[in-house]
RNA sequence: CUUAUCAAGAGCGGCUGAGGAAACAGGUCCUAUGAAGCCCGGCAACCUGAUAUAAAAGUCAAGGUGCCAAAUCCUGCGGUAUUAUUCCGAAAGAUGAG
Repeated sequence: CUUAUCAAGAGCGGCUGAGGAAACAGGUCCUAUGAAGCCCGGCAACCUGAUAUAAAAGUCAAGGUGCCAAAUCCUGCGGUAUUAUUCCGAAAGAUGAG
């Protein structure tokens, strides 16, 4: 850079000990009933393997990643309308594959 996905799912464990929810701004929220991090555990099934097939779909497994508060927590830019939103899209971001 291209492309797919991002409202589902995942501990009442151990160590540790003050912050955290990507960055900026504004909100809102989590947190000593223990944040972040590490270990264990778990979830999912993108790649992968098996199976299936004309090719697929499907099914099974879980090796490589990923993930485990809240929609990617919400807003930020544009559009639509009944001025009210869990509307539509963009941007930015995350993850996989290339």

Source information
Predicted 3D model of a 98-nucleotide RNA (SAM riboswitch aptamer (S box leader)) from uncultured Ruminococcus sp. Of the family's consensus pairs, 94% are formed in the model. The prediction has a mean pLDDT of 84.